[in-house]
Context: one part of a larger RNA
């Protein structure tokens, strides 16, 4: 000199853009943060609509019917493995980079072949029972895209090449016909389902090289190193087991100890380097502590399950409940770090045909000079060089064109009015085309309609008035800037040299000056 996720002291007008527990991976009250689908299913607890009966207060109440709109609980599907968080552990194929072969991949895209015919249950519900609760038990009824056989097998898997094995589910819209008038059969279309091939995306595995400190850590290893056989996995492999051999690592630093998330990058520096790894992005590991598996395409799973432990809470003492390193917020620790806010309008995600629902992701708002950037606190004129202050050789000098006065301007702030853009869709309606037996449905195009949390938006215009807006540090040298008074080795200053013991430009105050400026200094830290 540059820099910071800074803090402290004094001071403080506005706006934009960023950033905001670096400490206790300490403990957490409360609310929210993952649901959705009735176009898979049986249904109907609540609300509304419809019809009926009764009562009256004449538009309400009660009851009944029917699932019309919808829908609590339940079965079922998909999603809760993404998104969000903090960095404890880990010196490692964890990360970075360059490669590799022995793999899997829901949803998505393209292709091929199918979607035939049956069965038995279990919830919900009803009845009974236990328990303080959490919840649980028994009996009975029932549906499905839930579950299980049978058939079939282009491709698929196994094979001794003879053969053997393995699948599925329907739902919505529309229409024609009927001497079964139906929740029908049939046709059609859309979405689904099964098997398989290829792709895309994502994931698992292996290897070369690189990636801290310590030798006041020199030897370390027994599934250890290799082979055979078997098991296991989606997959190679001591990954695991049995047997056999005795290997494999190490001064090119093994082993041990300490420290640490890694990277793109950030800061500094002319560079080489050095230090760091906040925000943003990629990867990793973690989710009260330790262990385990289940389900699933994917987890050994933050807001899932089981066991053990510590802690907290409820209890009828028999037993139960919990996990903010999600967003806010509380206590504690600390020099120190914000609101128990708004909205799904946009972007994105989950589910759904869609409407839509959910989304503390996200977008916004609030707080903080925490940082960077921009603007303002007036402009011109004005010497009697006013008064006052300070100094003085008592003449004057300086503050100082500074103020006052006069003439202007109105950025920003204040008040009032106007006012973009972030909005593209989706749905619905009209028209045209495709599909089709079909003027339906569905799909494509086109025109209209509709959707804003922020928001009293940005921006523009008008009104009044200099009106509402300057401090901080320093002045001995380094280092820009000097005098007076007080003090008297005292009180004190200090980054280094040093200053102060009676004229201190170095302490304290004042006047003046210098430097930065909504900041200025100090402390800490890096180069």
């Nucleotide at each position: 000199g540059a820099u910071u996720g800074a803090a402290c002291g004094c001071u403080g007008g506005c706006g934009g853009u960023a950033u905001g527990c670096u400490u206790a991976a300490c403990a957490c009250a409360u609310g929210c943060a993952a649901g959705u689908c009735g176009a898979a299913c049986g249904g109907a607890a609540a609300c509304g609509a419809u019809g009926g009966u009764a009562g009256c207060u004449u538009g309400c109440u009660a009851c009944c019917a029917g699932g019309c709109g919808u829908c609590g609980a339940g079965u079922g599907g998909c999603g809760g493995a993404c998104g969000g968080g903090g960095g404890a552990g880990g010196a490692a194929c964890g990360c970075g980079u360059a490669g590799g072969a022995a793999u899997c991949u829901g949803c998505c895209c393209a292709g091929u072949a199918g979607u035939g015919g049956g069965g038995g249950a279990c919830a919900a519900c009803c009845a009974g029972g236990g328990g303080a609760a959490a919840c649980c038990c028994u009996g009975g009824c029932u549906a499905a895209u839930a579950c299980c056989g049978c058939a079939u097998a282009c491709a698929c898997c196994c094979u001794a090449c003879g053969g053997g094995g393995a699948a599925a589910a329907g739902a919505g819209g529309g229409c024609c016909u009927c001497u079964u008038u139906g929740a029908a059969a049939g046709c059609u279309u859309u979405c689904g389902c099964u098997a398989u091939u290829g792709g895309a995306u994502g994931a698992g595995c292996c290897u070369g090289c690189g990636u801290g400190a310590g030798a006041u850590u020199a030897g370390a290893u027994a599934g250890u190193u290799g082979g055979u056989a078997g098991g296991g996995u989606a997959a190679a492999g001591g990954c695991c087991u049995a047997c056999c051999a005795a290997g494999g690592c190490g001064a090119c630093g093994a082993u041990c100890u300490c420290u640490a998330g890694c990277u793109g990058g950030u800061c500094u520096g002319a560079g080489a380097g050095g230090a760091c790894g906040a925000u943003c992005a990629g990867c990793c590991a973690c989710a009260c502590u330790g262990g385990g598996a289940c389900u699933g395409a994917g987890a050994c799973a933050c807001g899932g399950c089981c066991c053990a432990g510590a802690c907290u809470c409820c209890u009828a003492c028999g037993g139960g409940a919990g996990g903010c390193a999600g967003c806010a917020g509380u206590g504690g620790g600390g020099a120190a770090u914000a609101u128990u806010g708004g909205a799904c309008a946009a972007u994105g995600g989950g589910c759904g045909c869609a409407a839509g629902c959910c989304u503390g992701a996200u977008c916004c708002a609030g707080c903080a000079a925490u940082a960077c950037c921009g603007c303002g606190u007036g402009u011109g004129u004005g010497c009697a060089g006013a008064a006052g202050g300070c100094c003085c050789u008592a003449g004057g000098g300086u503050u100082g064109u500074a103020a006052a006065g006069c003439a202007c301007u109105u950025u920003u702030a204040a008040u009032a009015g106007g006012g973009a853009g972030g909005a593209a869709c989706a749905u619905c309606u009209g028209c045209c085309g495709g599909c089709c037996a079909a003027u339906a449905c569905c799909c494509g195009g086109u025109a209209g309609u509709c959707u804003g949390a922020c928001a009293u938006u940005a921006c523009c215009u008008a009104u009044a008035g200099a009106a509402a807006a300057a401090g901080c540090a320093c002045c001995g040298g380094c280092u820009a800037a000097c005098u007076c008074c007080g003090u008297g080795c005292c009180a004190g200053c200090a980054g280094c040299c040093g200053c102060g013991g009676u004229a201190a430009u170095a302490c304290g105050g004042a006047g003046g000056g210098u430097g930065c400026a909504a900041g200025c200094g100090u402390u800490a830290a890096u180069c």